Model confidence (mean pLDDT): 82 of 100.
A computed fold for a 71-nucleotide RNA from a Candidatus Nealsoniibacteriota bacterium, annotated as transfer RNA.
The source organism's lineage runs through Bacteria, Bacteria candidate phyla and Candidatus Nealsoniibacteriota.
It matches the Rfam family "tRNA". Rfam's curators write: Transfer RNA (tRNA) molecules are approximately 80 nucleotides in length. It is annotated as a transfer RNA.
RNAcentral holds the sequence, with entries from ENA.
RNA sequence: GGGCCUAUAGCUCAACGGUAGAGCGCUACAUUCGCAUUGUAGAAACAUGAGUUCGACUCUCAUUAGGUCCA
Numbered sequence: 001g002g003g004c005c006u007a008u009a010g011c012u013c014a015a016c017g018g019u020a021g022a023g024c025g026c027u028a029c030a031u032u033c034g035c036a037u038u039g040u041a042g043a044a045a046c047a048u049g050a051g052u053u054c055g056a057c058u059c060u061c062a063u064u065a066g067g068u069c070c071a
Stems, first nucleotide, its partner, number of pairs: 001070007010024004018054001026042005047063005
């Protein structure tokens, strides 16, 4: 320098172009003498910038970061 892959909640991962979800974690309440467990409720995210589209996590382009291969 070039090719390919990845980027979503605090962590690990989902998500046919049409309401962004799960597990663990966190907070509150109930339960307990207390802790743990369990139950209920809640907060919390689409790497950045453009484009296509009635509508984009999803398609296209560029950038950034990481990984991998070639030289």